[in-house]
């Protein structure tokens, strides 16, 4: 990829679960996808547990700014790389 077929994933939500969270998995549900299959190798988004730092309070302890990815999104973009159907 053709306004054809066949077959395929599944947002949001809802319900369980893990997780400090951002999210992830499992069921249920489609809003959408021609790589919404895979991979963090550039970029770019999200968290901020530990850690750092400043403030507040007699102390210990506790609360609250910041700043940090070692954590997350492949359904944010590109890059790699596999691959199913199938006319002109």
């Nucleotide at each position: 990829g053709a306004c054809a077929a066949a077959g395929g994933c599944a947002a949001a939500c809802c319900c369980g679960u893990c997780g400090a969270a951002a999210g992830g998995c499992g069921g249920g549900g489609a809003c959408g996808c021609a790589a919404a299959g895979c991979u963090u190798c550039c970029g770019g988004u999200c968290u901020a547990a530990c850690g750092a730092u400043c403030c507040a309070u007699g102390a210990g302890g506790u609360g609250g700014g910041u700043c940090c990815a070692u954590g997350a999104c492949a359904g944010c973009g590109g890059g790699g790389u596999u691959a199913c159907c199938g006319a002109a």
c-di-GMP-I riboswitch aptamer from a soil metagenome, 88 nucleotides, folded computationally.
Model confidence (mean pLDDT): 87 of 100.
It matches the Rfam family "c-di-GMP-I riboswitch aptamer". From the family's description: GEMM was predicted in a large-scale screen for bacterial structured RNA regulatory elements.
RNAcentral holds the sequence, with entries from MGnify.